This is a predicted structure of a 127-nucleotide RNA (FMN riboswitch aptamer (RFN element)) from a Candidatus Zixiibacteriota bacterium. Rfam family: FMN riboswitch aptamer (RFN element). About the family: The RFN element is a highly conserved domain that is found frequently in the 5'-untranslated regions of prokaryotic mRNAs that encode for flavin mononucleotide (FMN) biosynthesis and transport proteins.

RNA sequence: AAAAAUCUUCGGGGUGAGGCGUAAUUCCUCAACCGGCGGUGAAAGCCCGCGAGUCCGGUAAAAACAACCGGACUGAGCCUGUGAAAUUCAGGCGCCGACGGUAUAGUCCGGAUGGGAGAAGACCAAA
Numbered sequence: 001a002a003a004a005a006u007c008u009u010c011g012g013g014g015u016g017a018g019g020c021g022u023a024a025u026u027c028c029u030c031a032a033c034c035g036g037c038g039g040u041g042a043a044a045g046c047c048c049g050c051g052a053g054u055c056c057g058g059u060a061a062a063a064a065c066a067a068c069c070g071g072a073c074u075g076a077g078c079c080u081g082u083g084a085a086a087u088u089c090a091g092g093c094g095c096c097g098a099c100g101g102u103a104u105a106g107u108c109c110g111g112a113u114g115g116g117a118g119a120a121g122a123c124c125a126a127a
Base pairs, nucleotide, nucleotide: 006122007121008120009119010118015031016030017029018028019027032107033106034097035096036050037049038048039047045095046094053073054072055071056070057069058068059067077093078092079091080090081089099110100109101108
């Protein structure tokens, strides 16, 4: 110096105006805004994977909940250019966004002072 184990800290952003209406930051019109983590010959919301979310099963006992483990489901991009290399850069035109609540929500409120992919560090550490 490295791995494992243990511990600590960190770890999600974003909307206005007008209209109809009893009621809409949810619909309609116009104009905006946002983008977790790792990877990938070069920088990615829309390439690959992960997390989050929903459901199912197991631990598991009458039921339910939390936790842990496993499984299923899980959105969206093309064109041109540069280049050795880019669905990642530049230009152009597009597209997508869990669940619950509420007049139908990526941006409001809520589960969440939660969880989390992971990031950094401490320790190991003496030689």
It was read from a public genome assembly, where an Rfam model found it.